[in-house]
Model confidence (mean pLDDT): 80 of 100. Transfer RNA from Candidatus Amesbacteria bacterium RIFCSPLOWO2_01_FULL_49_25, 74 nucleotides, folded computationally. It matches the Rfam family "tRNA". From the family's description: Transfer RNA (tRNA) molecules are approximately 80 nucleotides in length. Taxonomically the source falls in Candidatus Amesiibacteriota (Bacteria, Bacteria candidate phyla). It was read from a public genome assembly.

């Protein structure tokens, strides 16, 4: 230097080749239950969707550059 691949919530992801409002487990908020802890059970909070630009009516998704992580080839 060159090919492919991941980047989504504080952690591990899903999101079906564009289209309601961006989810799920765990963890956290509160309350419930208990004498208390755990457990259960309810309820809330938390995302610039790795970053800039194009494309579109519309973009987490398509395109194109860059950053980051891993893997192979030189």
């Nucleotide at each position: 230097g060159g090919a492919c691949u991941c980047g989504u919530a504080g952690c591990u992801c899903a999101g079906c080749u564009g289209g309601u409002u961006a989810g799920a487990g765990c963890g956290c908020u509160u309350g419930a239950u208990u004498c208390a802890c755990a457990u259960u059970c309810a309820u809330g909070a938390g995302g610039u969707c790795g970053g800039a630009g194009g494309u579109u009516c519309g973009a987490a998704u398509c395109c194109u550059c860059c950053c980051g992580g891993g893997u192979c080839c030189a």